[in-house]
Annotation
The RNA shown here (SAM riboswitch aptamer (S box leader)) has 129 nucleotides and comes from a Dehalococcoidia bacterium.

RNA sequence: CCCUUAUCCAGAUCGGCAGAGGGAACGGCCCGACGAAGCCAGGCAACCUGCUCCGGCGACUUAGUCGUCAGGAGCGAGGUGCUAAAUCCGGCCUCUCCCCGGUUUUAGUGGGGAGAGGAAAGAUGAGGG
Numbered sequence: 001c002c003c004u005u006a007u008c009c010a011g012a013u014c015g016g017c018a019g020a021g022g023g024a025a026c027g028g029c030c031c032g033a034c035g036a037a038g039c040c041a042g043g044c045a046a047c048c049u050g051c052u053c054c055g056g057c058g059a060c061u062u063a064g065u066c067g068u069c070a071g072g073a074g075c076g077a078g079g080u081g082c083u084a085a086a087u088c089c090g091g092c093c094u095c096u097c098c099c100c101g102g103u104u105u106u107a108g109u110g111g112g113g114a115g116a117g118g119a120a121a122g123a124u125g126a127g128g129g
Stems, first nucleotide, its partner, number of pairs: 001129008013041001015040003021031003026090003042083003046080003049076006055069006087121001092118010
């Protein structure tokens, strides 16, 4: 860097250093000298993972013991990760509804908006190349 797959409305500092930027990119909208990024410390617990209890299955001579599991609950924090706002919101597609223009009216059509679902992109984990 690429592929597969799961998740993305939960959670998390009133600290120290540092000094102007940051929220991926674009458009918005925000955060920031009442101190950004980054580093340290603290914290959280999504995935992997460790332990305990319960449960299923199997073995052994009963009570029971041992092994095992894509099951349930809890505790931990070893590997990553995360620690403003839903992945801060939107962009593409579909459906529903509303407003405006034009039309005698309806249908249809052009523009704008809201809601729901999906995609794309991104992030993180796990596995693979």
Source information:
Rfam family: SAM riboswitch aptamer (S box leader). Its family is annotated with regulation of gene expression in the Gene Ontology. The prediction has a mean pLDDT of 80.